Background
A computed fold for a 333-nucleotide RNA from Algibacter mikhailovii, annotated as Bacterial RNase P class A.

RNA sequence: CAAGUAAAUCGCCUUAUCGAACCAAUUAAGGUUAGGAAAGUCCGAACACCAUAGUGCAACAUAGUGGCUAAUAACCACCAGCCGUGAGGUUAGGAAUAGUGCAACAGAAAGUAUGUACAGGUCAUGCUGUAGUGAAACCAGGUAAACUCUAUGUGGUGCAAUGUCAUGUAAACCAGCGUUUUUAAGGCGGCACGCUUGAUGCUGGAGGGUAGACAGCUAAAGUGUUUUAGUAAUAAUGCACUCAGAUAAAUGAUAAGGAUGUUUUGUUUUAUGUCAGCAAGUCUGAAACAAAUUUAGAACAUACAGAAUUCGGCUUAUAGAUUUACUUAAAUA
Numbered sequence: 001c002a003a004g005u006a007a008a009u010c011g012c013c014u015u016a017u018c019g020a021a022c023c024a025a026u027u028a029a030g031g032u033u034a035g036g037a038a039a040g041u042c043c044g045a046a047c048a049c050c051a052u053a054g055u056g057c058a059a060c061a062u063a064g065u066g067g068c069u070a071a072u073a074a075c076c077a078c079c080a081g082c083c084g085u086g087a088g089g090u091u092a093g094g095a096a097u098a099g100u101g102c103a104a105c106a107g108a109a110a111g112u113a114u115g116u117a118c119a120g121g122u123c124a125u126g127c128u129g130u131a132g133u134g135a136a137a138c139c140a141g142g143u144a145a146a147c148u149c150u151a152u153g154u155g156g157u158g159c160a161a162u163g164u165c166a167u168g169u170a171a172a173c174c175a176g177c178g179u180u181u182u183u184a185a186g187g188c189g190g191c192a193c194g195c196u197u198g199a200u201g202c203u204g205g206a207g208g209g210u211a212g213a214c215a216g217c218u219a220a221a222g223u224g225u226u227u228u229a230g231u232a233a234u235a236a237u238g239c240a241c242u243c244a245g246a247u248a249a250a251u252g253a254u255a256a257g258g259a260u261g262u263u264u265u266g267u268u269u270u271a272u273g274u275c276a277g278c279a280a281g282u283c284u285g286a287a288a289c290a291a292a293u294u295u296a297g298a299a300c301a302u303a304c305a306g307a308a309u310u311c312g313g314c315u316u317a318u319a320g321a322u323u324u325a326c327u328u329a330a331a332u333a
Base pairs, nucleotide, nucleotide: 002328003327004326005325006324007323008322009321010320012258013257014256015255016254017253018252020033021032022031023030035304039315040314042313043312044311045310046309047158048157049156050155054193055192056191057190059154060153061152062151063150064078065077066076067075079093080091081090082089083088094149095148099147100146101143102142116131117130118129119128120127162215163214164213165212173205174204175203176202177201185197186196187195188194222241223240224239225238227236228235229234259302260301261300262299263298264297265296266295269292270291272290273289274286275285276284277283278281
């Protein structure tokens, strides 16, 4: 110098004017206001209600060992297989004598099957070995992201959850089953057993009224950072900070300047490519073209994309800018 591997940050900035929402306040005139993915709704949880729980079967999920965490998720470390020269990447990483299944073509033949040739052996015979096809031709091996088996584990629904208040109607009508009882009906994931609630009750039908306000709703498994422990993920402690809470949905519009990127015009310098020369060299000379460099302009552009209960992840999209650590076979200096 070139090409890579792993991780991380930013992703427009400033000023002015006008405007929106929330909090606070008149002792005031202030503070804040959309992301790294807010997307997908894929995995895991917090929280709310059912609800006071169990046993078995089935179903589903996981699958090397350990750590960490709220967590079955993700992450970290070690081992193993495979890929890469390497830094590294990747794995749906238990079991093939519990059983069933699958393997095109080629080949004589793909499972208790077995032809031909050669060699050895035998009274003789595929008795033993080699050769040919094929991924596999050993009464065998492969395959479980084939069915299956083993081990472990597993409530449901979801902020349109849920709760309070107000308004208003017809707590009226019809039908069925019931009302001392393990009874009707319901609940406990699907089924069974079992348990439990259970009385002007439950289920079904037709019909009527309402669909409004508030809470949930943002101080949190929170953010940043020091120290300690640890290989690390991470944990604990100290200090500092408070950064949307809308409800048809606010977080914006305009103007000026700057920053960055792309293209292009001119300018400065170099001499790698290029051209010329001979004394044939990492030589000498030139500077039109390509390339690099310096500087002044012009035009265009500024990615992916927007909260709606919250959090930890995964996946997908992404103009461009920056930083750190590590690797490199062959070749050149």
Source information:
It matches the Rfam family "Bacterial RNase P class A". Rfam classes the family as a ribozyme. The prediction has a mean pLDDT of 75. NCBI's taxonomy places the organism under Bacteria, Pseudomonadati, Bacteroidota, Flavobacteriaceae, Algibacter.